Bacterial RNase P class A from an Actinomycetes bacterium, 328 nucleotides, folded computationally. Taxonomically the source falls in Actinomycetes (Bacteria, Bacillati, Actinomycetota).

RNA sequence: UGAGUAGACUAGGUGGUCGCGGCUUUUAACGCUGAGGAAGGUCGGGGCUCCAUAGGGCAGAGUGCUGGCUAACGGCCAGUCAGGGCGACCUGAAGGAAAGUGCAACAGAGAGUAGACCGCCGAUGGCAUUAGCACAGGCAAGGGUGAAACGGCGUGGUAAGAGCACACCAGAGGUAUAGGUGACUGUACUUGCUUUGUAAACCCCACUCGGAGCAAGGUCAAAUUGAAAACGAGUUGCCCGUUCAAUGUUUUCUGGUAGACCGCAUAGAUGGAUGACCACCCAAGGUGCAAACCUGGACAGAACCCCGCCUACAGGUCUACUCACAUU
Numbered sequence: 001u002g003a004g005u006a007g008a009c010u011a012g013g014u015g016g017u018c019g020c021g022g023c024u025u026u027u028a029a030c031g032c033u034g035a036g037g038a039a040g041g042u043c044g045g046g047g048c049u050c051c052a053u054a055g056g057g058c059a060g061a062g063u064g065c066u067g068g069c070u071a072a073c074g075g076c077c078a079g080u081c082a083g084g085g086c087g088a089c090c091u092g093a094a095g096g097a098a099a100g101u102g103c104a105a106c107a108g109a110g111a112g113u114a115g116a117c118c119g120c121c122g123a124u125g126g127c128a129u130u131a132g133c134a135c136a137g138g139c140a141a142g143g144g145u146g147a148a149a150c151g152g153c154g155u156g157g158u159a160a161g162a163g164c165a166c167a168c169c170a171g172a173g174g175u176a177u178a179g180g181u182g183a184c185u186g187u188a189c190u191u192g193c194u195u196u197g198u199a200a201a202c203c204c205c206a207c208u209c210g211g212a213g214c215a216a217g218g219u220c221a222a223a224u225u226g227a228a229a230a231c232g233a234g235u236u237g238c239c240c241g242u243u244c245a246a247u248g249u250u251u252u253c254u255g256g257u258a259g260a261c262c263g264c265a266u267a268g269a270u271g272g273a274u275g276a277c278c279a280c281c282c283a284a285g286g287u288g289c290a291a292a293c294c295u296g297g298a299c300a301g302a303a304c305c306c307c308g309c310c311u312a313c314a315g316g317u318c319u320a321c322u323c324a325c326a327u328u
Stems, first nucleotide, its partner, number of pairs: 001324010012281007020034004036299001040310002043308005048213004055240004060209005065079005080094001081092004095204002100202002102198003117143002119139003124136002126133002151169002154166003170194002172191008217262004226253006232244003282297001284295004
């Protein structure tokens, strides 16, 4: 100097005129005040409100490596392992495939304890009799197909072969030991044990889970007709328990009433405001030697509140780290 990685901040400012909502005011005037880092998505967790039991079971749903933080979470922080990157770093739906079931196109003999297409053998039996055939039999080491062929390479052995045996390596186990809270990591010894992958397929295992939601709910006002059916009703579904009711409970159709206040707050609206114009300054860009002139600021809009996650974002500012090149 360039290219990157991770994190944080900002999101125009000042003044004037007019307009809109709220508060103040008898009514006005004056005055004060008026949208974000995501207010978006509605994906999670709570506060709050209501449901007489919110008890138990089944179903269902969620989470899934370890430790910690938190009111809580599927969040955050740190770490382990796996994968990607030269690297700073990034991603992870990260328990179990030897409990069971299912799925893996085509090709291929055969795709999970499978398999003989091309082949190899000529020990043994058979056929034949000059040194042969390859019927019975033996093999899965060589070749081929395929993303993948039931550990790899070498040596021995064999009729030819095969972890059949051995040495080394890999994987999967076992024992001991060192470090770590732990997930896990390292070392030594040992076992011929060698059985694909997939659970964001069903499933198994462990842990967690009342429900509905501000259109929740509360107070006042107004109206509260007529008919039919069932024997009930109690906030995901089913069952058990339990509570309430027969002058009752629930459901369907039909007629009528539906206004105000609270919930609701340092903005608090309720067909829902937070705007428009002018001047100056400023970030940035263009023209220009300069002066100056022109353009000019993204994503977007509170509705009970809070904590997260995901998504969108013009321009600008700052910090740390990585890689490459050059100079000292």